[in-house]
Context: one part of a larger RNA
Molecule: small-subunit ribosomal RNA, 3' major domain
Organism: uncultured bacterium
């Protein structure tokens, strides 16, 4: 001076505690580990801060792994030098394909000396998802949106260094305000930024039959402790909206040699008929096991069948597809409009009626048979749907443990990146319903400030 205490003192935080809903148990889905394998490519190497996380899409491709065939100035860049009626494509053979062979037809300019072009030979070179992320950029994670971190000068210490930044009081906040050998200032805090909630005006593609403005789109207004009261703890008016209105974007000095050489870039090393490069088929999809993050359920505040009704975001031309006919259906045949406020799809949960009576059931939907439908050259490995059959395990789950304080949580669709198509139940978003509980800080975690104690740095 820091760190550290099962020292102390104030003081935060969904940290407990109150409360709702879970997860641990069943099956299945993805991920990891073990295990297996010709390969089951790698890294995260492991508390938060590895495990539905790179992967926002592993049949081929991707591909970095295994096997098998092949090429070798190489699939790709430019450069030197030599050679050359010459590729590329079309015919033929071997082949799984790549790739090899073979003949036959096939380039432009020309002042004909030759130039361009192309292919061969040969050189320097290219290639590497090969290794080091303790050689590195960048870039990201976490303490942590935490209230911190610190620097001129000036005073105090022999000096490491102090002081300021302690101290009283307050805040979400080193945020103000007071005191003070300090004074001032810088990164962080908060404001300036996006969009949300209220009015106003302007314009009106679209909406609607017109007018008109739900609405969209722009520009303004409005909140600032401004007003009133007060014991200064707060109370009150107005007002859409109060005391930081609710979310986002924003991440300080620094920590973990913390992640990443497999996004990309890059220093050094290593392989160059191969550790490079094509292509077939494989394999990442393996399965005695454990684990993690979900998803459906165990039922009647359910569930099945009929009818009814209300959204937001977004997103389409190799696309969106009304709408007609076909088929139980998945889908198919035709085909209007629409590069879209004009066209295209438009919820479920809810409400009505009607059934089912506590049963492994009309709960619940694994798993298996058969038939089929769509995408792609291609669905054996190993893709998604549909219908007929089949109906498992499961009676709310042990020690333990996760989220959340409001339009949340909890239930319900919906749309969107990736995308031929899909293993998504994942991820992001978008709106419908729509709650309970917080007495309090003593405990647990995880923080901040002071302050003691130490044989630790």
């Nucleotide at each position: 001076u820091g760190a550290c205490g099962g020292g102390g003192g104030c003081c935060c935080g969904c940290a407990c505690a109150a409360g709702c809903a879970g997860c641990g148990g069943a099956g299945c889905a993805u991920g990891u580990g073990a295990u297996u394998u010709a390969a089951u490519u790698u890294g995260a190497u492991c508390g938060c801060a590895a495990c539905g996380a790179g992967c926002a899409a592993c049949a081929c491709c991707u591909c970095a792994c295994g096997c098998a065939g092949g090429u070798u100035u190489g699939a790709c860049a430019g450069g030197c030098a030599g050679c050359u009626g010459c590729a590329a494509g079309g015919u033929u053979c071997c082949g799984a394909a790549a790739g090899g062979g073979a003949g036959c037809c096939g380039c432009c300019u020309u002042u004909c000396g030759a130039g361009g072009g192309u292919g061969c030979u040969g050189c320097a070179c290219a290639g590497g998802u090969g290794c080091u992320g303790c050689a590195u950029g960048g870039c990201u994670g976490u303490c942590g949106u935490c209230a911190g971190c610190u620097c001129g000068u000036g005073u105090c210490g022999u000096g490491a260094g102090a002081u300021g930044u302690u101290g009283g009081g307050u805040u979400a906040a080193g945020u103000c305000c007071c005191g003070c050998a300090a004074c001032g200032a810088g990164c962080g805090c908060a404001a300036c930024c996006c969009g949300u909630a209220c009015g106003g005006c302007c314009a009106g593609u679209u909406a609607u039959a017109c007018g008109u403005g739900u609405c969209u789109g722009g520009c303004c207004g409005g909140a600032c402790u401004g007003c009133c009261c007060u014991u200064c703890g707060g109370g009150g008016a107005g007002g859409a909206a109060g005391g930081c209105g609710g979310g986002g974007a924003u991440g300080a000095c620094g920590u973990c040699a913390a992640g990443u050489c497999c996004g990309c870039a890059u220093g050094g090393c290593c392989c160059u008929u191969a550790c490079a490069c094509c292509u077939g088929g494989g394999g990442c999809g393996a399965c005695a096991c454990a684990c993690a993050c979900g998803c459906u359920a165990c039922a009647a505040u359910g569930c099945c069948g009929c009818c009814g009704a209300u959204a937001a975001u977004g997103c389409g031309c190799a696309g969106c597809g009304a709408c007609u006919g076909g088929g139980u259906a998945a889908c198919c045949a035709g085909a209007a409009g629409c590069g879209a406020a004009u066209c295209g799809g438009c919820a479920a949960a809810c409400g009505g009626c009607g059934g089912c009576c506590c049963a492994g059931u009309g709960c619940a939907g694994a798993u298996u048979g058969g038939g089929g439908g769509c995408u792609g050259a291609a669905a054996c490995c190993c893709g998604c749907c549909c219908c007929c059959a089949u109906g498992a395990a499961g009676g709310c789950g042990g020690a333990g443990u996760u989220g959340c304080u409001a339009g949340u949580a909890a239930c319900c669709g919906c749309g969107c990146a990736u995308c031929a198509g899909c293993a998504a139940u994942g991820g992001u978003g978008c709106g419908g319903u729509g709650a309970a509980u917080a007495c309090g800080u003593a405990c647990c975690c995880g923080g901040g400030c002071c302050u003691u104690g130490u044989a630790c740095a």